[in-house]
């Protein structure tokens, strides 16, 4: 190269939940913390979910509505350790 993670080695990442900071919210960031994970590395291209500030719209109470987010939801793309075949 391609498949595949049984095995063993060195490691790696960190859910939930607490503390701070930020964010309208979801949510994200740091510190603790470990539920998992062979791409739980990286992109939001498609999908799907979460959120609705601004907007529109309504007498209201709400509704819609991503330009916010979520790669740890799934597909695609892209790089990648060791180890078997």
């Nucleotide at each position: 190269u391609u498949u595949c993670g049984a095995u063993a080695a060195g490691g790696g990442c960190a859910a939930a939940c607490c503390c701070a900071u930020u964010g309208a919210a979801a949510g994200a960031u740091g510190g603790g913390g470990a539920c998992g994970c062979a791409a739980a590395g990286c992109u939001u291209c498609a999908g799907g979910c979460c959120u609705a500030a601004a907007g529109u719209c309504g007498g209201a109470u709400g509704a819609c509505c991503a330009u916010g987010g979520u790669g740890g939801c799934u597909g695609a793309g892209u790089u990648g350790c060791c180890g078997a075949a």